A computed fold for a 372-nucleotide RNA from Mariprofundus sp., annotated as Bacterial RNase P class A. Of the family's consensus pairs, 94% are formed in the model. The coordinates come from a structure-prediction model, not an experiment, and the mean pLDDT is 77. Taxonomically the source falls in Mariprofundus (Bacteria, Pseudomonadati, Candidatius Mariprofundia, Mariprofundales). Its Rfam family is "Bacterial RNase P class A". Rfam links the family to the GO terms ribonuclease P activity, tRNA processing and dimeric ribonuclease P complex. Rfam classes the family as a ribozyme.

RNA sequence: GGAGUGGCCCGGAUGGUCGCGGCGGGGGCGUGCGCCGCCCGUCGAGGAAAGUCCGGGCUGCAUAGAGCGGAACGCCGGAUAACGUCCGGCGGGGGCGACCCCGGGACAGUGCCACAGAAAACAGACCGCCUGUGAUCUUGGAUGACAGGUAAGGGUGAAACGGUGCGGUAAGAGCGCACCGCCCCGGCUGGUAACAGGCGGGGGCACGGUAAACCCCGUUCGCAGCAAGGCCAAAUAGGGAAGCGCCAAGCGUGGCUCGCGUUUGCUUUCGGGUAGGCUGCUCGAGCCUGUCGGCAACGGCAGGCCCAGAUGAAUGACCAUCCACCUGCCGCUGGCAGGGGACAGAACCCGGCUUACAGGGCCACUCCGUAU
Numbered sequence: 001g002g003a004g005u006g007g008c009c010c011g012g013a014u015g016g017u018c019g020c021g022g023c024g025g026g027g028g029c030g031u032g033c034g035c036c037g038c039c040c041g042u043c044g045a046g047g048a049a050a051g052u053c054c055g056g057g058c059u060g061c062a063u064a065g066a067g068c069g070g071a072a073c074g075c076c077g078g079a080u081a082a083c084g085u086c087c088g089g090c091g092g093g094g095g096c097g098a099c100c101c102c103g104g105g106a107c108a109g110u111g112c113c114a115c116a117g118a119a120a121a122c123a124g125a126c127c128g129c130c131u132g133u134g135a136u137c138u139u140g141g142a143u144g145a146c147a148g149g150u151a152a153g154g155g156u157g158a159a160a161c162g163g164u165g166c167g168g169u170a171a172g173a174g175c176g177c178a179c180c181g182c183c184c185c186g187g188c189u190g191g192u193a194a195c196a197g198g199c200g201g202g203g204g205c206a207c208g209g210u211a212a213a214c215c216c217c218g219u220u221c222g223c224a225g226c227a228a229g230g231c232c233a234a235a236u237a238g239g240g241a242a243g244c245g246c247c248a249a250g251c252g253u254g255g256c257u258c259g260c261g262u263u264u265g266c267u268u269u270c271g272g273g274u275a276g277g278c279u280g281c282u283c284g285a286g287c288c289u290g291u292c293g294g295c296a297a298c299g300g301c302a303g304g305c306c307c308a309g310a311u312g313a314a315u316g317a318c319c320a321u322c323c324a325c326c327u328g329c330c331g332c333u334g335g336c337a338g339g340g341g342a343c344a345g346a347a348c349c350c351g352g353c354u355u356a357c358a359g360g361g362c363c364a365c366u367c368c369g370u371a372u
Stems, first nucleotide, its partner, number of pairs: 001368010012322007020044007027036003046343001050354002053352005058225004070221005075089005090103005104216002109214002111210003126154002128150006135143003162180006181205001182203005188197003229279004239270006248264006286305008323341001325339006
């Protein structure tokens, strides 16, 4: 100098004017409660506030317990309120490397394996190789036919039933043997464990892939969500109770009359409940700094700080100067002119994951080249 790997951070700055929401103080109006086109002070989006995919707090339902069903997760150890997250290991795969990706079970059972290929799972003769039979011809051979043997060689495929060599054979083959690999059993050493290493014995090898196919084993999960939940509480309609009225009307009392009951009426009152309002609501597994323990995730201690709470839903607009960046031109370590700041926006609160993002900065490491 070039090419890369992992991680962290910022994500326009300053000033002015106007505007919006919360809180505190003042002022004004108003009988209390309260209200405000007023003044002052102060605070006012994010790293993802997003997707709502996991986990927890909180709240209600029965005290949240058992069974069935269902869902998610899955090497080992740790962190944590909890997790499908994170940290550290182990094993396998990829990369020269920094580093990245994957993780129960496929000898409990069932299913599936496209295309190509002869054959795709208790294998399989298309070509080839070998043997036999009989035929033809240019007759010690070649050609084609039939019957068999053969998994060494070719070809297909993501995958074709261990590898190399020697022996063996008509040709071949773990068919036999040596070494390497693989499987099973036993015990040893190291490690908390996953696992690793080596020892002894047995087996010619029997066991392809797929579980984000059903399934098996283990672990976890009760359901619903701030429109949860709690409180206050108009108008209208309807309900209960008490009183008044018994005048009138309807219905019942088997038909009629009286009487009685009941409904309609008025007044008072009670509770439910709608609109509306208050609460839940933001001080919290909180943030910053230092220090200690731990490889780390994380935890302990000390000091400091207060950091949005809206509800048709505030957090904005303009101007000036500057900065990053882009484009063009020039007399090019620079200058001038023009453009110009992404993704997105709280809604009960936290911990994660995932996804989006103009542009910029920092740290550690790897490989290659060059110079000393």